The prediction has a mean pLDDT of 83.
This is a predicted structure of a 72-nucleotide RNA (transfer RNA) from an Elusimicrobiota bacterium.
Rfam family: tRNA. Rfam's curators write: Transfer RNA (tRNA) molecules are approximately 80 nucleotides in length.

RNA sequence: GGGCCGUUAACUCAGCGGUAGAGUGGCCGCCUUACACGCGGCAUGUCGGGGGUUCGAAUCCCUCACGGCCCA
Numbered sequence: 001g002g003g004c005c006g007u008u009a010a011c012u013c014a015g016c017g018g019u020a021g022a023g024u025g026g027c028c029g030c031c032u033u034a035c036a037c038g039c040g041g042c043a044u045g046u047c048g049g050g051g052g053u054u055c056g057a058a059u060c061c062c063u064c065a066c067g068g069c070c071c072a
Base pairs, nucleotide, nucleotide: 001071002070003069004068005067006066007065010024011023012022013021018055026042027041028040029039030038048064049063050062051061052060
């Protein structure tokens, strides 16, 4: 320098154009003598940045940044 993949909650990841989700973790309650387990509930997101397409974008297109792999 070229190519490909990834970037979404604190963490690990879903989500394939129509209200952003799960598990783990956190908090509260129940349970227990108590803790753990278990059960119920609650909160948490500029969807990496910018621009474009569209009635509508996490999703499609362009560009930039960061990370990974491969080639030179």